[in-house]
RNA sequence: CAAGUCGUACGAGAAAGCCGACUUCGGUUGGUUAGUAAAGUGGCGCACGGGUGAGUAACGCGUGGAUAAUCUGCCUAUGGGUUUGGGACAACUCCGGGAAACUGGAGCUAAUACCGAAUAAGACCACGACAUCUUCGGGUGAUGCGGUAAAAGGUGGCCUCUCGUAGAAGCUAUCGCCUAUAGAUGAGUCCGCGUACCAUUAGCUUGUUGGUGAGGUAACGGCUCACCAAGGCUACGAUGGUUAGCUGGUCUGAGAGGAUGAUCAGCCACACUGGAACUGAGACACGGUCCAGACUCCUACGGGAGGCAGCAGUCGGGAAUCUUGGGCAAUGGGGGAAACCCUGACCCAGCAACUCCGCGUGAGGGAUGAAGGCCUUCGGGUCGUAAACCUCUGUCGGGAGGGAAGAAAGGUCGUCGGUGAAUAAUCGACGGCUUUGACGGUACCUCCAAAGGAAGCACCGGCUAACUCCGUGCCAGCAGCCGCGGUAAUACGGAGGGUGCAAGCGGUGUUCGGAAUCACCUGGGCGUAAAGGGCGCGUAAGCGGACCUGCGGGUCUGAUGUGAAAGCCCGGGGCUCAACCCCGGAAGUGCAUUGGAAACUGGCAAGCUUGAGUUCGGAAGAGGAGGGCAGAAUUCCCGGUGUAGGGGUGGAAUCCGUAGAUAUCGGGAGGAAAAUCAGUGGCGAAGGCGGCCCUCUGGUACGAAACUGACGCUGAGGCGCGAAAGCGUGGGGAGCAAACAGGAUUAGAGACCCUGGUAGUCCACGCCGUAAACGAUGGAUACUAGGUGUUGGGUUCAUUAAUGGACUCAGUGCCGAAGCUAACGCGAUAAGUAUCCCGCCUGGGGAGUACGGUCGCAAGACUAAAACUCAAAGGAAUUGACGGGGGCCUGCACAAGCGGUGGAGUAUGUGGUUUAAUUCGACGCAACGCGCAGAACCUUACCUGGGUUUGACAUCCCGUGACAGCUAUAGAGAUAUAGUCUUCCCUUCGGGGACACGGUGACAGGUGCUGCAUGGCUGUCGUCAGCUCGUGUCGUGAGAUGUUGGGUUAAGUCCCGCAACGAGCGCAACCCCUGUCCUAUGUUGCCAUCAGGUUAUGCUGGGCACUCUUAGGAGACUGCCGGUGUUAAACCGGAGGAAGGUGGGGAUGACGUCAAGUCCUCAUGGCCCUUAUACCCAGGGCUACACACGUACUACAAUGGCCGGUACAAAGAGGCGCGAACUCGCGAGAGUAAGCAAAUCUCAAAAAGCCGGUCCCAGUUCGGAUUGGAGUCUGCAACUCGACUCCAUGAAGGCGGAAUCGCUAGUAAUCGCGGAUCAGCAUGCCGCGGUGAAUCCGUUCCCGGGCCUUGUACACACCGCCCGUCACACCAUGAGAGUCGCUUGUACCAGAAGUGCGUAGGCCAACCUUCGGGAGGCAGCGUACCAAGGUAUGGGUGGUAAUUAGGGUGAAGUCGUAACAAGGUAGCC
Repeated sequence: CAAGUCGUACGAGAAAGCCGACUUCGGUUGGUUAGUAAAGUGGCGCACGGGUGAGUAACGCGUGGAUAAUCUGCCUAUGGGUUUGGGACAACUCCGGGAAACUGGAGCUAAUACCGAAUAAGACCACGACAUCUUCGGGUGAUGCGGUAAAAGGUGGCCUCUCGUAGAAGCUAUCGCCUAUAGAUGAGUCCGCGUACCAUUAGCUUGUUGGUGAGGUAACGGCUCACCAAGGCUACGAUGGUUAGCUGGUCUGAGAGGAUGAUCAGCCACACUGGAACUGAGACACGGUCCAGACUCCUACGGGAGGCAGCAGUCGGGAAUCUUGGGCAAUGGGGGAAACCCUGACCCAGCAACUCCGCGUGAGGGAUGAAGGCCUUCGGGUCGUAAACCUCUGUCGGGAGGGAAGAAAGGUCGUCGGUGAAUAAUCGACGGCUUUGACGGUACCUCCAAAGGAAGCACCGGCUAACUCCGUGCCAGCAGCCGCGGUAAUACGGAGGGUGCAAGCGGUGUUCGGAAUCACCUGGGCGUAAAGGGCGCGUAAGCGGACCUGCGGGUCUGAUGUGAAAGCCCGGGGCUCAACCCCGGAAGUGCAUUGGAAACUGGCAAGCUUGAGUUCGGAAGAGGAGGGCAGAAUUCCCGGUGUAGGGGUGGAAUCCGUAGAUAUCGGGAGGAAAAUCAGUGGCGAAGGCGGCCCUCUGGUACGAAACUGACGCUGAGGCGCGAAAGCGUGGGGAGCAAACAGGAUUAGAGACCCUGGUAGUCCACGCCGUAAACGAUGGAUACUAGGUGUUGGGUUCAUUAAUGGACUCAGUGCCGAAGCUAACGCGAUAAGUAUCCCGCCUGGGGAGUACGGUCGCAAGACUAAAACUCAAAGGAAUUGACGGGGGCCUGCACAAGCGGUGGAGUAUGUGGUUUAAUUCGACGCAACGCGCAGAACCUUACCUGGGUUUGACAUCCCGUGACAGCUAUAGAGAUAUAGUCUUCCCUUCGGGGACACGGUGACAGGUGCUGCAUGGCUGUCGUCAGCUCGUGUCGUGAGAUGUUGGGUUAAGUCCCGCAACGAGCGCAACCCCUGUCCUAUGUUGCCAUCAGGUUAUGCUGGGCACUCUUAGGAGACUGCCGGUGUUAAACCGGAGGAAGGUGGGGAUGACGUCAAGUCCUCAUGGCCCUUAUACCCAGGGCUACACACGUACUACAAUGGCCGGUACAAAGAGGCGCGAACUCGCGAGAGUAAGCAAAUCUCAAAAAGCCGGUCCCAGUUCGGAUUGGAGUCUGCAACUCGACUCCAUGAAGGCGGAAUCGCUAGUAAUCGCGGAUCAGCAUGCCGCGGUGAAUCCGUUCCCGGGCCUUGUACACACCGCCCGUCACACCAUGAGAGUCGCUUGUACCAGAAGUGCGUAGGCCAACCUUCGGGAGGCAGCGUACCAAGGUAUGGGUGGUAAUUAGGGUGAAGUCGUAACAAGGUAGCC
């Protein structure tokens, strides 16, 4: 600031200033200002417009009706009227009170203010009678008589009529006023239907429900009052609580729906909180009044003032929401006759990308694909025609100029027309002139310059379009879900690149969708996933057989009205387009009224019999209740016989027994339970029911007719029944047996096992009301292939009969078709196809818990959440793996044997320890005599010390030159210095190449890290018999089949069968060695025959027969015979054969497993070092030593040791080699030296064996360690740290605990020989031959493996999974002595303002009056109602609380092992 206006309703009426006059210069006065301002009386408005959503679950709203139960100012139309009087009060003046707000007294005055009287067409009221309509209540119309109530004037003009000077009475126009009727508009009231959640709110109500009468209202009505009656509402949800303004619409959705109610529009409610009325046409009034309360302000303390949920604005709160703007120019509103005034309504502007729409940030050309960035396999790729550069364009922004529409009204002049007596006035139309723009110099247009000023945000693991590098290293961080990050991160952070949107882009939150995931319908389920009530009877309710008549509620169809506008949709139009706006249409599935149809449904009436029921007949049955009886058995008691045990267990013990048990015989007592029959047999609704007999009693099936005539089905609540355990009272108690005790077991054993044993189990009566109360499957009805059992009844056929066959009804099982099902499975006893009714479900946990309520003696039952937390929980099936599941089979797996290891000494490897270093790797089998087929230096990677830095090694470049070698010196050496010696190859003569030295930088180098980044190679399961594929078939699918089954095999080997048919990798075979034979060959091999020679020897000639060598062949295939077997595969036996069923041995290792091993063989990604983590050198170390383990050797002796003699191999190796013979040495060996690059020579002696001798059972003539001494050999060098020899020494050890290893035949055992490595150095390793066994009944057990099957809560696959207590941290919740709020009920007190009523006394202008007064009114007082307030006592709800209870969550806590396998005691309720 948002509500004022009217002087054309009324009275009164300034001031400053200016002009003039007067002046005592202080001022006075006149005019103007001005009939203006301000104020007052009066009228209209202020109930509209504007704001907000607190309250309200309501006729509040929506929709459709009713008002015959009503009102309506201003407006419109029409009729009529507007006559005549009166008395006041403001303003104003005077006197007061008060700080103020304000107010008292006296006096004057006007009106369209107030009051009286007249008139009354019509209106209203009373009475009478008529017509008509009616929902029968009444309404409407006309009518007779009586009664009641009106008014106001203002302004302009004119004299036509009357008077007349003017002018007025008057006339006229206009605005008002009164009355009546009608309309329009607006409003009130009533009714049908619709309108959130909670039943852990089930009963509510006394003006309550109705009536009669009265009052009140504009109007109906308990709206109010008196009296009478006792009603009214409620499971179709009353009452109570919580939440909420409602609607058109809006968002979403395919729709049906779901959510929502900003802007715009309709309705309602509210105006500081509560109450109240006044005025008025309209209010119980946002910017009015009164009262109470809270709060703020003023005060002189006495008292006053105020209400932004109007527009701006301030403060506060908050994640967050604007200018104290301009204008009435337009539209609209109020007042006015009008001009005009008012208008934070409104129109504009401002602020905010808050939303929607549109536009720009340039366009075309331009490849040295520039520079630069990033990546790189180093070649290149990419940003990228992108830029630069060239040629253009000019939107927006900037500058300059022009420049609208939005304005029509209004005023004035003129013309025409209406009214009128009128050329006046006034009204209307037309024309001329003139005035009015906040926005705003805005929109728009033109010109100028200029690519110039104008691009960001998110994302790039999948969903989801878009990838690389670096950094980081389970850190920092990301994350919508799944999930990323522990050294190569497309997932974190940065960069480059890319993708998507774009003046925006992302995030957060909310709603709908997807979600058919609350599914009334469209459009779900309940055997095992969540879900059928434990079972019946039955109320309400829902549903209901066949036929006919009539009705027309539902239903169907037509018409009419309504369904506001805006919005959505369609068509058209206007802003350059669009957003936006305008016009028209359609739609609005609804409601109401009305006409029609009659099939279905419903209600009415009549009859029907098939559903249901009744009667009759014979029948089956552990159906129920009560009473009685008998026998077997256990236990106890008594007696007899009898003697030392019994009992119990995996094995024991506790226990009983010499006081006589157990056993056995006889007698007795008592309680409980019912063997056989007994059966997926029977009965019952379920729970459940089992000896026999009697009594009472319920139900059922079948058969036959007759009767009733839909009487039926289901069943919320309700009522009843309801195993076991448990509870109460009283009995009873044999056996069994929670608790408890003892004995065992065990780490423990509060268990499993054993010995005892009390409640209880039994009976009567009364409670409890739950179970895995299960078919995990509610009830009823109908329909839909079969096969096969069984129980009860019936019909029929056969039979002498028992009985059997066929059919049928009712029950009860199994298998199966179609169909259904996620699958498993169900399948006329449905989980199929349908109908009806009931119950129940909506992720897991929290939790069937808490609180509340009901029931119960208690235990507890029923009903039944939330916070919080997780991303799963679950079903069925599949493939594996696993099992202290099952079946079959196999392996030196066990067993049967032989020999060992574990004990000793030594060797060797490892751990540990030590150390300067004891380099590194390998760790169950499958690391540990392993890498190492050989560490004194070297090796060597380690340590100490001394040195080098383009390097010991490779390539490129420059310079110089041969290099190397030798000598000397220093040094531990590397190395350094000096000297000496020497002068490469090719050439087109320019030079080039190799090598060395020096130098520069690129680079070298690394046994540094990662075997969890890798290649390659290897180990292992395992030489186990398996592992797969194509096509087909089966299954929704994972998958299955094949590959399973019956046989057989060493074998997935083969045969047969089979929805499979084939194929591949494996097995086998093909290859090598060996065993027999044949052929060829014939030296270095061989020597039968011939010849020669020797002490002797194939020594020589000769030969190639034999052995043998080297090649090539043959042979063995279940081929033959017999038997068994399925006429098969095959197996067993036999013959022949050198060999027989793979002859023996080797090589050969499927798909895969173990993140197995190796970056130290090699190769290699990444990382790291670069005067060092590289390289050289000397010395040391890898060789250490309280100890532990593995693998070996040698032994412990007589099957032996020692001595002597003597015989027979195979396979190998040899030139820096093997080295004969000879000599020397005790010996290792040395010296010399022949032969041999080997079927020729050498190593080379084979050993065990055999023959002979000796030892005589002992720490020995066993055993050889250790140590001393002396040597040999290799080597630059044996100290740390070699091997061997000789002499001497002579340790432990007398066959090895628990445990454990190898081996099935030329094998084990035993004996020696050779080789690789190597200067030297094996007890190791790799080979060779000699001698040469025992045992295998068998598959129960241990270990490994294969196939089939079963269970599974495992899938990182049992070294799996997983439960509970306790301890700790955090979170939410319950209980809790209490305590603090909010809300509400009841009773009582109180009673402001106001209204109604009453009212002695007081006061009073209008009217009446006989003048006294009366009527009437006002104040006051009283009273009724009543807000706040108070007292008392309840209910509900929330916060908080010492303490307490359980719950949830939390990488690595404690205790056990409950569950999953037969989970080691089957599990569960």
A computed fold for a 1469-nucleotide RNA from an uncultured prokaryote, annotated as small-subunit ribosomal RNA. Its mean pLDDT, the model's own confidence on a scale to 100, is 85.